Predicted 3D model of a 1498-nucleotide RNA (small-subunit ribosomal RNA) from an uncultured bacterium. Its Rfam family is "Bacterial small subunit ribosomal RNA". Its family is annotated with ribosome and structural constituent of ribosome in the Gene Ontology. RNAcentral holds the sequence, with entries from ENA and SILVA. The prediction has a mean pLDDT of 85.
[in-house]
RNA sequence: GAGUUUGAUCCUGGCUCAGAUUGAACGCUGGCGGCAGGCUUAACACAUGCAAGUCGAGCGGAAACGAUGAUAGCUUGCUAUCAGGCGUCGAGCGGCGGACGGGUGAGUAAUACUUAGGAAUCUACCUAGUAGUGGGGGAUAGCACGGGGAAACUCGUAUUAAUACCGCAUACGACCUACGGGAGAAAGGGGGCAGUUUACUGCUCUCGCUAUUAGAUGAGCCUAAGUCGGAUUAGCUAGAUGGUGGGGUAAAGGCCUACCAUGGCGACGAUCUGUAGCUGGUCUGAGAGGAUGAUCAGCCACACCGGGACUGAGACACGGCCCGGACUCCUACGGGAGGCAGCAGUGGGGAAUAUUGGACAAUGGGGGAAACCCUGAUCCCUCCAUGCCGCGUGUGUGAAGAAGGCCUUUUGGUUGUAAAGCACUUUAAGCAGUGAAGAAGACUCUUCGGUUAAUACCCGGAGACGAUGACAUUAGCUGCAGAAUAAGCACCGGCUAACUCUGUGCCAGCAGCCGCGGUAAUACAGAGGGUGCAAGCGUUAAUCGGAAUUACUGGGCGUAAAGCGAGCGUAGGUGGCUUGAUAAGUCAGAUGUGAAAUCCCCGGGCUUAACCUGGGAACUGCAUCUGAAACUGUUAGGCUAGAGUAGGUGAGAGGGAGGUAGAAUUUCAGGUGUAGCGGUGAAAUGCGUAGAGAUCUGAAGGAAUACCGAUGGCGAAGGCAGCCUCCUGGCAUCAUACUGACACUGAGGCUCGAAAGCGUGGGUAGCAAACAGGAUUAGAUACCCUGGUAGUCCACGCCGUAAACGAUGUCUACUAGUCGUUGGGUCCCUUGAGGACUUAGUGACGCAGCUAACGCAAUAAGUAGACCGCCUGGGGAGUACGGCCGCAAGGUUAAAACUCAAAUGAAUUGACGGGGGCCCGCACAAGCGGUGGAGCAUGUGGUUUAAUUCGAUGCAACGCGAAGAACCUUACCUGGUCUUGACAUAUCUAGAAUCCUGCAGAGAUGCGGGAGUGCCUUCGGGAAUUAGAAUACAGGUGCUGCAUGGCUGUCGUCAGCUCGUGUCGUGAGAUGUUGGGUUAAGUCCCGCAACGAGCGCAACCCUUAUUACUAGUUGCCAGCAUUUAGUUGGGCACUCUAGUGAGACUGCCGGUGACAAACCGGAGGAAGGUGGGGAUGACGUCAAAUCAUCAUGCCCCUUAUGACCUGGGCUACACACGUGCUACAAUGGAUGGUACAACGAGUCGCAAGGUCGCGAGGCCAAGCUAAUCUCUUAAAGCCAUUCUCAGUUCGGAUUGUAGGCUGCAACUCGCCUACAUGAAGCCGGAAUCGCUAGUAAUCGCGGAUCAGAACGCCGCGGUGAAUACGUUCCCGGGUCUUGUACACACCGCCCGUCACACCACGAGAGUUUGUAACACCCGAAGCCGGUGAGGUAACCUUUUAGGAGCCAGCCGUCUAAGGUGGGAUAGAUAAUUGGGGUGAAGUCGUAACAAGGUAACC
Repeated sequence: GAGUUUGAUCCUGGCUCAGAUUGAACGCUGGCGGCAGGCUUAACACAUGCAAGUCGAGCGGAAACGAUGAUAGCUUGCUAUCAGGCGUCGAGCGGCGGACGGGUGAGUAAUACUUAGGAAUCUACCUAGUAGUGGGGGAUAGCACGGGGAAACUCGUAUUAAUACCGCAUACGACCUACGGGAGAAAGGGGGCAGUUUACUGCUCUCGCUAUUAGAUGAGCCUAAGUCGGAUUAGCUAGAUGGUGGGGUAAAGGCCUACCAUGGCGACGAUCUGUAGCUGGUCUGAGAGGAUGAUCAGCCACACCGGGACUGAGACACGGCCCGGACUCCUACGGGAGGCAGCAGUGGGGAAUAUUGGACAAUGGGGGAAACCCUGAUCCCUCCAUGCCGCGUGUGUGAAGAAGGCCUUUUGGUUGUAAAGCACUUUAAGCAGUGAAGAAGACUCUUCGGUUAAUACCCGGAGACGAUGACAUUAGCUGCAGAAUAAGCACCGGCUAACUCUGUGCCAGCAGCCGCGGUAAUACAGAGGGUGCAAGCGUUAAUCGGAAUUACUGGGCGUAAAGCGAGCGUAGGUGGCUUGAUAAGUCAGAUGUGAAAUCCCCGGGCUUAACCUGGGAACUGCAUCUGAAACUGUUAGGCUAGAGUAGGUGAGAGGGAGGUAGAAUUUCAGGUGUAGCGGUGAAAUGCGUAGAGAUCUGAAGGAAUACCGAUGGCGAAGGCAGCCUCCUGGCAUCAUACUGACACUGAGGCUCGAAAGCGUGGGUAGCAAACAGGAUUAGAUACCCUGGUAGUCCACGCCGUAAACGAUGUCUACUAGUCGUUGGGUCCCUUGAGGACUUAGUGACGCAGCUAACGCAAUAAGUAGACCGCCUGGGGAGUACGGCCGCAAGGUUAAAACUCAAAUGAAUUGACGGGGGCCCGCACAAGCGGUGGAGCAUGUGGUUUAAUUCGAUGCAACGCGAAGAACCUUACCUGGUCUUGACAUAUCUAGAAUCCUGCAGAGAUGCGGGAGUGCCUUCGGGAAUUAGAAUACAGGUGCUGCAUGGCUGUCGUCAGCUCGUGUCGUGAGAUGUUGGGUUAAGUCCCGCAACGAGCGCAACCCUUAUUACUAGUUGCCAGCAUUUAGUUGGGCACUCUAGUGAGACUGCCGGUGACAAACCGGAGGAAGGUGGGGAUGACGUCAAAUCAUCAUGCCCCUUAUGACCUGGGCUACACACGUGCUACAAUGGAUGGUACAACGAGUCGCAAGGUCGCGAGGCCAAGCUAAUCUCUUAAAGCCAUUCUCAGUUCGGAUUGUAGGCUGCAACUCGCCUACAUGAAGCCGGAAUCGCUAGUAAUCGCGGAUCAGAACGCCGCGGUGAAUACGUUCCCGGGUCUUGUACACACCGCCCGUCACACCACGAGAGUUUGUAACACCCGAAGCCGGUGAGGUAACCUUUUAGGAGCCAGCCGUCUAAGGUGGGAUAGAUAAUUGGGGUGAAGUCGUAACAAGGUAACC
């Protein structure tokens, strides 16, 4: 920096990603080289080999090998023997070294490390200096002999050497001292020369030795500071702290011991506990930091586990010793041996880490005089892409843009100059040749100088000689041949560079976070293509970063997590003005140190780089010295502004104690009095005729104090209220005096602390948990009602918590104002209920500023300072365990496992509310008529069926698609048939087509017979058509309306829905569109940070109502003729028809209103305030309906899910529902007579008229393609008659018989007629529908569909009402506002128990395993001490021996391991049990979110 909480926004806040890195591992892949690195786990166990020896110039010597000489045997170069005479040398004595080098990190939180200092020490080998190195002695290993033992080994006897051991002498210096003195060393070897007694001696050189001084090096000790976590570890300590004497050590010291004192450490974290080797450095980071301590380097610790000492200069000793323990091995069972955390290697563990290699050539180490020897240190090699670095896998050209692959809109695109082809090159690998540097010393020779008596020796310089290489088939160089031998991995939804196809179908799977997958997946799998890196690429693990997400640099705390409930006060932190001193902090300079390596800079060397290397800088640190003196500190003075004291005045429900007053409730007593009272939404329980309630009088008792009373007062907070008295704290103000920084904050600590609760004792009127009863309810352990006990009250003692809130710690200073209010004071005047000012409180608004916003704003959440407390994602959890407190309830302190990717704050837009305001609608109300009951019709559900085809399903499906199922339709079922097909296009062949007809069959179909040879032509053929063949294909009312187009319904003909610019807001958004009026209307007016605009509203369109003009046939007829008849002449006035106009606009008047819009009333007018009706349906909602109107993607069927045919079904029928028709009758039925329409339709038709039939209808037949003819008698109505309240002269279902019509066909299954039959039904429960005027109601008529078949649908006219007070309520809608935990938007969200599964945790009778202490027992080895009757070479003596000394043995202190015991502590585990978390659409309720239906919460 990004992703992720939301519908969207801004914060807060967590989670995740992009970077760098690694001793890494795993997956896929793998050409070369260089430089590095390589058991992080079991400090687990180890087979085998090697890793520490060397010195013969210390010694006695001679086991092996070799040379030489000799002898013997002979196989003539072999064997044996002899010669320590020679080279040499096993074993042994002795010296030096095995304390270095190498490994590991178990332990260790300080006996360690780092930095800086210090004094009381030692130091082999080395360097320098001084002084010595004389003279004796006794042993012992080896060897030899003998013994024991399986072995390891060991014993005895005899003999022997030394640079082994011990005396004596000497003592420069060193040591001790009582200052008199005392004690204490040594070793010889080699070379040369000389001498002689042949074994020694002398001289000299040299290596050694002894004593001692000094240095260097190394080591030991001490001090200060720094060095991880836990306080759910707060007290620890008995050699503990100090002193004196003594001991001990190389050395200071309780290091040890005796005595004395009682100290020492600790909140600046002692003690205990967990973890851990420390550092230079390494990784990361801008830095500060954080993490880490492999390789390299310094220090420490350890060497199977534990203890111990010996030797030594140095060890308490990795490849030494002793003992205890565990383990392994050998054994003759008696006893012995061992220690890879050295280098290789093995097993084991593990995700995981190499060769049982070469060489001492170089560097270094040990021994040696040296040559040399030893060296798994080291240098090299091997293995491993483990990391870093470098190189290569070709280069150029090459478009027919090849083939193939993939995609595609079928045209092309892409792979792609990529390949092929052509022309080049040869690094690396391969083969062959050549070939450095790492090598210089030492040795030997010559020469010079020094030393010396010396030409020896030694030291130094120069020269020469020949040697010395593990690596190594080296690096490098040269040649040869040929593109020849060399590319993968991950990813492609966003973050994050890179997209398409196929398969799959919430499956398989992916996933770092968000998330993807339920039939069109750029997210799974494969493919093509692309992107990134590249001999590697990904994944996993880990660290830092991003994370300002522990904030020193650099965060916060009103509401997001976070101010202790409040005060007093200890330690601590901080502190007013001024003068002097000081120099701890601070600042400056210098010196020492801060190892090297690393990092950085400048150079150099490998062809470059990595790498190596020279120099510099740096190492931000520590210590010491010198200086400065502003600030802080310290110290000595001074001051008064902070703070405090004294005095006057004042206000107050401040606190404690005592007393007292009135009103009210209740109870009791008495009087009057009678039937109810009480209570609720409505009731009931309850009280009352044994006299309630009501009312009057009196009494008792407890609790609380109306009015005043107030964002008034007081108090630190909690809190405090009648009045009076006493005691008492604080505050404000005024003026003077005094003290002189005495102050602020405050971890622990202490005190106070509402209500409830607890203990003891009182008290109890009212109220009232629990409890009881009555209601409500599905239930009601509640809300409501009637009762009612703790409690509420008092005294004393506990508890210590609250949403203890201003959700705002305390103190100080500063920063615009305005208006209230309480207390005090000053000044002014006009003395008032005055004005101005000031101070201490307490409120409202508001500027700057701050804030995520809301908001805060001198009473800050502003600007600063001081101190304290607290926070670090949500849940688990303020829980568990432990501690402390409490009588208990419980409080306080306070985690983890596990789980989620969010949880939260503020604000925005919607939606919603059993929130509020305003308004509208046949929404209610007022009315009229229905439905729901009956019968029938019709549709649906259900059931049935072979099939009862399919769709529509709250409003917005149900007389709907269907404006009309007997066949057809038809999609369904049964059976019979066809397969390029019933239908389309293309190819080929043949024929015209077509018509008539026979047989079989249910038909489709099959087999036949006959008639017929068409049109155009350039004569080649062609057009249309029929039949056949084959292949592409046809076909599908099959699926998906949740893949779609189109069309439609609905909210709703509701008045809304938006945009541009501007402005406001961090932003989502707001404003406009809100407000005041008004309207049917976002209609209009006014106002306004808005100004305009668009889609809607309205208007424009059709129709109807009036009229003018024009036009009069098929229409009409006033007047004139005529007739049965507008029939005809005539006319176009009227009606009517159908074109064009007019008219209505709140235009006029009055009133109301704001001088507006508009409303009310009126006039005129055919019509009056959108005149009536229609068409017209904004942005959008419902994944609304339709794949069966049509179109269409994908999927599916293809001798069938396609096509044809017969018959059946869609018409079924215990039932339920919707929509209708007819009725139940007298406002009626029946019979007769009689009047008045409009819209329409008609040649496959309407049919006059005549005639037949009771009738449906039949036959004959004019007219009409229609203002001409026909359908066509309209009916209700009106005038008469009859019926007389009944299942009827109502009602007509059902059924029987006989007919008519349509049609191939009327059985399933049509309509109509006549006669006969005459069911239910007497006005309809709960509930529910329509309608506001030419409307409802009622009456008939026409049409579409249609062969036939309407009670349905669409139209038409006739007659023609009632009511609307009004908006409280129901439903729906609009608008403003409010709340919200909703946004899939209340059909929302969401809580708890129970049931089931899984997970982690707590408790748990216990069981078990460790750890560290304590007490006691036992006590190895060993040091020390004692003893030492046994043993004993060196020395002494007066010598058969004794002594000194030493040793074995024994005893004691200390002590490892072991044992026992009671506690502590940590882990594991456990029947059972507790809560928690997570799970699919389980169960019960509905607690919360809206007034969440009883406001919520602490």